[in-house]
Molecule: transfer RNA
Organism: Candidatus Doudnabacteria bacterium RIFCSPHIGHO2_01_FULL_50_11
RNA sequence: GGGCGCUUAGCUCAGUGGUAGAGCGUUCGCUUCACACGCGAAAGGCCGCAGGUCCAAUCCCUGCAGCGCCCA
Numbered sequence: 001g002g003g004c005g006c007u008u009a010g011c012u013c014a015g016u017g018g019u020a021g022a023g024c025g026u027u028c029g030c031u032u033c034a035c036a037c038g039c040g041a042a043a044g045g046c047c048g049c050a051g052g053u054c055c056a057a058u059c060c061c062u063g064c065a066g067c068g069c070c071c072a
Base pairs, nucleotide, nucleotide: 001071002070003069004068005067006066007065010024011023012022013021018055026042027041028040029039030038048064049063050062051061052060
């Protein structure tokens, strides 16, 4: 330099055009003499950045950035 993949909650990941979710973690409550387990609830996202297409974009297209793999 070229090619491919990934970027979504604190962490690991779903979500292939129509109001963003799960598990774990955190906080609160219930339960217990107490802790753990278990049960319930809550907080936490401008979906990496900037454009484009579309009535409508996390999703499609382009550029950039970061990370990983391959080729030279």